The part of an RNA shown here (large-subunit ribosomal RNA, domain II) has 688 nucleotides and comes from Anaerotignum lactatifermentans.
[in-house]
Context: one part of a larger RNA
RNA sequence: UCCGGCGAGUUACUAAUGCCAGCGAGGUUAAGUGGUCAGAAGCCACGGAGCCGAAGGGAAACCAAGUCUGAACAGGGCGUAAAGUUAGUAUUAGUAGACCCGAAACCGGGUGACCUAUCCAUGUCCAGGUUGAAGGAGCCGUAAAAGGCUUUGGAGGACCGAACACACAUCUGUUGAAAAAGGUGGUGAUGAGGUGUGGAUAGCGGAGAAAUUCCAAUCGAACUCGGAGAUAGCUGGUUCUCCUCGAAAUAGCUUUAGGGCUAGCCUCGAGAUGGAGUCUAACGGAGGUAAAGCACUGAACUGACGCGGGGCCCAAAAAGGUUACCAACUCAUAUCAAACUAAGAAUGCCGUCAAGAUACCCUCGGGAGUCAGUCUGCGUGAGAUAAGUCGCGUGGACAAAAGGGAAAGAGCCCAGACCGACAGCUAAGGUCCCAAAGUACGUGUUAAGUGGAAAAGGAUGUGGGAUUUCAUAGACAACUAGGAUGUUGGCUUAGAAGCAGCCAUACAUUUAAAGAGUGCGUAACAGCUCACUAGUCGAGAAAACCUGCGCCGAAAAUUUAACGGGGCUAAAACACGACACCGAAGCUACGGCUUGACAGCUAACGCUGUUAGGGGUAGAGGAGCAUCCUGCAAGGACGAAGCCAAAGUGGAAACGAUGGUGGACGAAACAGGAGAGAGAAUGCCGGA
Repeated sequence: UCCGGCGAGUUACUAAUGCCAGCGAGGUUAAGUGGUCAGAAGCCACGGAGCCGAAGGGAAACCAAGUCUGAACAGGGCGUAAAGUUAGUAUUAGUAGACCCGAAACCGGGUGACCUAUCCAUGUCCAGGUUGAAGGAGCCGUAAAAGGCUUUGGAGGACCGAACACACAUCUGUUGAAAAAGGUGGUGAUGAGGUGUGGAUAGCGGAGAAAUUCCAAUCGAACUCGGAGAUAGCUGGUUCUCCUCGAAAUAGCUUUAGGGCUAGCCUCGAGAUGGAGUCUAACGGAGGUAAAGCACUGAACUGACGCGGGGCCCAAAAAGGUUACCAACUCAUAUCAAACUAAGAAUGCCGUCAAGAUACCCUCGGGAGUCAGUCUGCGUGAGAUAAGUCGCGUGGACAAAAGGGAAAGAGCCCAGACCGACAGCUAAGGUCCCAAAGUACGUGUUAAGUGGAAAAGGAUGUGGGAUUUCAUAGACAACUAGGAUGUUGGCUUAGAAGCAGCCAUACAUUUAAAGAGUGCGUAACAGCUCACUAGUCGAGAAAACCUGCGCCGAAAAUUUAACGGGGCUAAAACACGACACCGAAGCUACGGCUUGACAGCUAACGCUGUUAGGGGUAGAGGAGCAUCCUGCAAGGACGAAGCCAAAGUGGAAACGAUGGUGGACGAAACAGGAGAGAGAAUGCCGGA
């Protein structure tokens, strides 16, 4: 991992509601007793204690279709005007382990010191080598000592190093040879040493040269049995089929936030001489949002005026003068606002009357699930007008929705799958090939592979529109020629002559024209050039504006990789227009099944017709299939069950003629009763 078997809403009592049945103003027995019976069970009978109901109100006395409150004959509260009760059965709740498995833990009684910790008693072990303390002796020495030398001696948590003990480094081992070892080195090795045997200390405890360390591979509290099926608002699992409907991820409260309770939303049943539901039109309302506006509240631009203040002048003080300073009020001008509004929509909301459409709304009762939501459009708050971000409101989708499109994709676009089939029409989106359908049509645009990613900004890209100016009295560009004089304008300056700087610049003169000079240049001049003018040439030129499509700006990490690919340029790109076609589980046509409502027929089951439906998680409701047992019991050695094959039947679970095998039991129908359905639980047991 696979296969087989086992494996989870049960049982008792109580209560509520529904269904069914008995009796009914009543209903019903409990314990127990008797009979039947050999006895038990069952059945029959007795047993009326008790319980529920038929009357309520009040704390009670008490009163009673009323009663309580109260001074009340008031008002108000609760009643009166609806039949119950006892079994069975279904669902749910409560109490019990209460659908099943699962803790870590807590408590009680015991068992452990053959491991290990410490202690007690009694034994035992430590090759060999080295060092040479105290003390002693002799000699020297001293007044005597001290002291010295030579020997003797044999101390030491002394030294080196086997046994023994330990465990510092590293390698191997890591499903090991081993649940801690092996190899090579290392440390201690007469000591607080090692070790044998016997004994002591026990879990709310012991022991501890102290590490939460050890107490039998178990230690922040051992193991074992019991309380015990502890508890688990947590995780996982929870077994056949079909039919109808079908959610929620919200509010309030919660030591509450991944849990609950009530409401909301779903379902089933009942009710009403109900229409109050939803949509459309008209009419009548309340309102202060969007946009707008600036009278109010504030913010904020410029100018005028200039209260008040500052600076300066003047000044003993007071006063005064002045100001390109700040600046109130007022006026003009131009703005802004969720917590501004003199004014003010669209929607939405409330109401009224009638009509049409739809088939929902309301009340009572049984059963739920839901309380983590997600993305997207629109309106918004928080954030950085960031987030596949965190919230709110209002729609949609997903959740619980398959199908087609978007290459691929829960939430986008189209569209809601009862079943069948080799029929047709369409939606979104497409029609060169992959790949179904136009290498279709008309008119333009784009040259960038733009299309097929991006900004500020930049540019004689190119198409369209509209405007102004110049132009055969010759424009624009190019070329030829001129571009002068007063004058080197004045000032300044070392110099300043068109061209450092300042002043003037509408200065004059000659002119076809020529600035007291556009830019280079010189130390200053000079020189080049421009404005301006004429000629040559011969038809358009210039400027700015609006707009379509392009260009640059444009660098990233595995591999082209920013059209799905191939590939595409009068297109297979873009814009506009018009016509075909393809394209889905949409729609239509054909056949079939089923549900609700209505109508007709039928004694009834049911049948027929019309009409509207049949996506679905949690969940509610309905109808069935299968297994085992019991009753009734067909059948069975002329072959039961089981097993193999299997015609065929049914909407599914399933059923099954017949043949073979097998060798003794055992259907169907109708009832009753359950240890009653497995693929999942790191399920349990067995096997491969």
Lineage of the source: Bacteria > Bacillota > Clostridia > Lachnospirales > Anaerotignum.